[in-house]
RNA sequence: GUCCCAGUAGCGCAGUGGAUAGCGAGUUGGACUUCUAAUCCAAUGGUCGUGCGUUCAAAUCCCACCAGGGAUG
Numbered sequence: 001g002u003c004c005c006a007g008u009a010g011c012g013c014a015g016u017g018g019a020u021a022g023c024g025a026g027u028u029g030g031a032c033u034u035c036u037a038a039u040c041c042a043a044u045g046g047u048c049g050u051g052c053g054u055u056c057a058a059a060u061c062c063c064a065c066c067a068g069g070g071a072u073g
Stems, first nucleotide, its partner, number of pairs: 001072005007066001011024003018056001026044006049065003053061001
C1' cells in the first nucleotide's frame, strides 16, 4: 500500500430502515441473614467512533475520515 473484521452504557455483547436502543455483569439503596456470601426488589446508567449523504424515517444503507485487530506484499 491492498483486502477483511469489528467500533452501541465504566465492562462483555444483542439489535437485517419504523417500540421510549435493550440483555448480562457492575454500582447504589433496600429486603433476607447473628455477620458475610448467595437470593429477591428497586434505582442507576448511551453525542450508537466522527462527518457528509440517501430516505417520510438511519445504530442499521452509501461515501470519506479516525482509532483498534487480522491477512498479504
Transfer RNA from Trichonephila inaurata madagascariensis, 73 nucleotides, folded computationally. Its Rfam family is "tRNA". Rfam's curators write: Transfer RNA (tRNA) molecules are approximately 80 nucleotides in length. Rfam classes the family as a transfer RNA. The prediction has a mean pLDDT of 81. The organism belongs to Trichonephila inaurata, within Eukaryota. The RNAcentral record of the sequence draws on ENA and Rfam.